[in-house]
Context: one part of a larger RNA
RNA sequence: UGACGGGGGCCCGCACAAGCGGUGGAGCAUGUGGUUUAAUUCGAAGCAACGCGCAGAACCUUACCGGCUCUUGACAUGAUGUGUUUGGUUACCAGAGAUGGUUUCCUUCAGUUCGGCUGGCUCAUCACAGGUGCUGCAUGGCUGUCGUCAGCUCGUGUCGUGAGAUGUUAGGUUAAGUCCUGAAACGAGCGCAACCCCUAUCCUUAGUUACCAUCAGUUAGGCUGGGAACUUUAGGGACACUGCCGGUGUUAAACCGGAGGAAGGUGGGGAUGACGUCAAGUCCUCAUGGCCCUUACGGGCCGGGCUACACACGUGCUACAAUGGCGACUACAGUGUGAAGCGACCCCGCGAGGGUGAGCUAAUCAAUAAAAGUCGUCUCAGUUCAGAUUGCACUCUGCAACUCGAGUGCAUGAAGUUGGAAUCGCUAGUAAUCGCAGAACAGCAUGCUGCGGUGAAUACGUUCCCGGGUCUUGUACA
Numbered sequence: 001u002g003a004c005g006g007g008g009g010c011c012c013g014c015a016c017a018a019g020c021g022g023u024g025g026a027g028c029a030u031g032u033g034g035u036u037u038a039a040u041u042c043g044a045a046g047c048a049a050c051g052c053g054c055a056g057a058a059c060c061u062u063a064c065c066g067g068c069u070c071u072u073g074a075c076a077u078g079a080u081g082u083g084u085u086u087g088g089u090u091a092c093c094a095g096a097g098a099u100g101g102u103u104u105c106c107u108u109c110a111g112u113u114c115g116g117c118u119g120g121c122u123c124a125u126c127a128c129a130g131g132u133g134c135u136g137c138a139u140g141g142c143u144g145u146c147g148u149c150a151g152c153u154c155g156u157g158u159c160g161u162g163a164g165a166u167g168u169u170a171g172g173u174u175a176a177g178u179c180c181u182g183a184a185a186c187g188a189g190c191g192c193a194a195c196c197c198c199u200a201u202c203c204u205u206a207g208u209u210a211c212c213a214u215c216a217g218u219u220a221g222g223c224u225g226g227g228a229a230c231u232u233u234a235g236g237g238a239c240a241c242u243g244c245c246g247g248u249g250u251u252a253a254a255c256c257g258g259a260g261g262a263a264g265g266u267g268g269g270g271a272u273g274a275c276g277u278c279a280a281g282u283c284c285u286c287a288u289g290g291c292c293c294u295u296a297c298g299g300g301c302c303g304g305g306c307u308a309c310a311c312a313c314g315u316g317c318u319a320c321a322a323u324g325g326c327g328a329c330u331a332c333a334g335u336g337u338g339a340a341g342c343g344a345c346c347c348c349g350c351g352a353g354g355g356u357g358a359g360c361u362a363a364u365c366a367a368u369a370a371a372a373g374u375c376g377u378c379u380c381a382g383u384u385c386a387g388a389u390u391g392c393a394c395u396c397u398g399c400a401a402c403u404c405g406a407g408u409g410c411a412u413g414a415a416g417u418u419g420g421a422a423u424c425g426c427u428a429g430u431a432a433u434c435g436c437a438g439a440a441c442a443g444c445a446u447g448c449u450g451c452g453g454u455g456a457a458u459a460c461g462u463u464c465c466c467g468g469g470u471c472u473u474g475u476a477c478a
Stems, first nucleotide, its partner, number of pairs: 001478002003475003007472007015462002019426005026318008034309002042053002064304007073128001077127005083121002087106002091102004109119003130293002133291003139287002141282003144278001146276001151190006157166003170181003196270004201238006211227002215225003241264001244258005320419001324378006337366002341360002346355003385416001390411007432454007
């Protein structure tokens, strides 16, 4: 000087407390461990691995296993030699296919000094290709984490023999090393804040595909004429700064209350992550040193596996019901998406779906919002709760749903009556609850990323648990 302390002081955080809803019990989904297996590819491991890499394993993917098969190779560059086109296509044979053989038809090189000379292609040979093989403890790049915590440093000066100290400490204050005052310090840099984006209010510009107050028509639909007000869209601007008033305060910084205001003290969100820590993660995104394989640890193909199942754990979904289930009627979104696509109306089917195919390259066309509401019924039961499991019959995608897809109808109707010890999230348009969209995708979502609808309770306080900041103290630790 640090680090540590079941030392002390001060301060902060959904850290506790106060509340609301969960997990831990059940069934299922999904990931992991373990076990099994020919293989169940590999990685991730307290927080910070475990719905993680995977924005989607039937084939492919695919790296794993079995079998078959190729050896200048699926791909790149160069050299030597041989041949001279080559590419597409029909049919057949062998085969699981890769591949090999036969065959029909079409097309048939460019330049040229006319020399296979140059380019291209085939074959052979050689350099080499290739490796998701090893090492993340050789690395780059990228990322997680402490933590959006308020810290981390430097120049000059001063002090100290020196390591170092000071500044950065102290008194206030702040979300903040934020600002003020004092002070052997004076300044500066990376961070904080602001500058950026979205959102909340207003003005202005513009008016189609969006809008409809006034006027007219009307098939009653903003439908038509029309309008530029409103809504809205998207360009420009205004607005908030402790600016104003009162009080407290050291005359300060600031704090408390108030006015005005759509908004008030960082208005609410996002992006933004200092010096560093964990030899943190990744050689399987990519790049790359070294090592290793080279008729195989490389390449191709078919089939299987990654989907196994006594069990254990994590993360979720659905429930256990009456604030509910079922039936009927009925209202209101936003983000986004759509041409090998979204698909209306109509018809068929109990339904998944099928047929037809209007419109739409989309503010124009398309895709049912649900919870909520109204009426009826059920009356506390393992039930008209719950839906696992299983049987039968179908639908869709796709060469192909056996291993191993999703959905529908009928039948079946398991556990489960609110969950031990323990443990998680959340402070406001939040939690809880309800649906909708998107990415990847032929198909497949309870996952993920977004979107809107309905919409709470509680916070006395900082003694305690956890984490962090700062000053100080002890130390046989570095």
Predicted 3D model of a 478-nucleotide part of an RNA (small-subunit ribosomal RNA, 3' major domain) from an uncultured bacterium.